[in-house]
């Protein structure tokens, strides 16, 4: 140059059109226990903008299309793997 698979919260990964910012699992906070750990058990836990808060809204590498609806489907591009000239 060409093919293929990939690219989602801190990390790893599931999710393949609809009630999903999204399971799970690590990880961290907090609380429960304990003489004090650890273990376990429970809650909580992305990022921006708005808001005193509650909450909204928006992001699944980007940027575009398609739908009533898009992490999923289509095009363009970027980056990581492997192949193959």
């Nucleotide at each position: 140059g060409g093919a293929a698979a990939g690219g989602u919260g801190g990390c790893a990964g599931a999710g393949u059109g609809g009630u999903c910012g999204a399971a799970u699992g690590c990880g961290c906070u907090c609380g429960c226990u304990u003489g004090g750990a650890a273990a376990g058990c429970g809650a909580g836990u992305a990022u921006a903008c708005g808001g005193c808060a509650a909450c909204g809204u928006a992001u699944c590498g980007c940027a575009g299309g398609u739908u009533c609806a898009a992490a999923u489907c289509c095009u363009g591009u970027c980056c990581u793997u492997u192949c193959c000239g």